Annotation: A computed fold for a 124-nucleotide RNA, annotated as FMN riboswitch aptamer (RFN element). The coordinates come from a structure-prediction model, not an experiment, and the mean pLDDT is 85. Its Rfam family is "FMN riboswitch aptamer (RFN element)". Gene Ontology term of the family: FMN binding.

[in-house]
């Protein structure tokens, strides 16, 4: 090289102008945004995972673990091989809170987090 781990550090989410109006980054009109692994070749929309929320069970009450829930894509065309590249039209967005309804503002979160990367340690 490689395989493991009750280890340690350290990374780990982006997006706004206009109108309307007493008031809206929320309505209305044009933009913009796109976490993590995997796939025969690059994914918001394919199969999974993660935040957010609900149950149960445990707890040293800080949390842990299990189960659950949880959006949205066609068409063509290249090719060996893309629902992932091009071309053309779509469509999606977790809670609460707000002079007035939110993917984009404000807040739990200086949190978590899926994973990544690096060490160290064991095999070998």
């Nucleotide at each position: 090289a490689c395989a493991c781990g009750a280890g340690c550090u350290c990374c780990g989410g982006g997006g706004u102008c206009g109108g309307u109006g007493a008031a809206a980054g929320u309505c209305c009109g044009a933009g913009c945004c796109g976490g993590c692994g995997g796939u025969g070749a690059c994914a918001g929309u394919c199969c999974g995972c993660g935040a957010c929320c609900c149950g149960c069970a445990c707890u040293u009450c800080g949390g842990u673990g299990c189960g659950g829930u949880u959006g949205a894509c066609c068409u063509g065309g290249u090719g060996g091989a893309a629902c992932u590249c091009c071309a053309g039209g779509a469509c999606c967005g977790a809670c609460g809170g707000u002079g007035a309804g939110a993917g984009u503002c404000c807040g739990g979160a200086u949190g978590g987090g899926a994973g990544g990367a690096g060490c160290c340690g064991u095999g070998g």